[in-house]
This is a predicted structure of a 74-nucleotide RNA (transfer RNA) from a Pseudomonadota bacterium.

This record gives sequence, C1' cells and structure tokens, in this order.
RNA sequence: GGAGCCAUCGCCAAGUGGUAAGGCAGUGGUCUGCAAAACCACCAUCCCCAGUUCAAAUCUGGGUGGCUCCUCCA
Repeated sequence: GGAGCCAUCGCCAAGUGGUAAGGCAGUGGUCUGCAAAACCACCAUCCCCAGUUCAAAUCUGGGUGGCUCCUCCA
C1' cells in the first nucleotide's frame, strides 16, 4: 500500500427496510423483623458524517477504530 470481516445500553447479545428482543449489572418499588431470594417498573442519538427512501441499526459512499490475510521495506 491492497483485500475481507466486525463496531447495537456498564457487560454479553438478537435483530437482513416498517421505527431496537433477551440475559447479567444498576435504580425505584412490593414482599420481609432486617436482609437475601422472588416479583413489578425504569434504564439505547445502534462508532461518526453524508446519501437513497414515505420509512435506515439494516442499503450506498466516505471516515474512525478492532481483527485477519496479501504485498513491499528493514
């Protein structure tokens, strides 16, 4: 220098155009003599920018970062 794959909440992770599941953690509540457990509720600008579209986490272009491979140099 070139190519491929990946980036979703504090952590893990689903979602292949119709507006973001679930688990753990956290916060508030119910329960309990106090806790723990259990149960209920809450908790997302989907890495960034632009484009396409009625509608984008999803498609397109560019950028950033991570992993792998190829080439070159030492």
Notes: The organism belongs to Pseudomonadota, within Bacteria. Its Rfam family is "tRNA". Rfam's curators write: Transfer RNA (tRNA) molecules are approximately 80 nucleotides in length. By type it is a transfer RNA.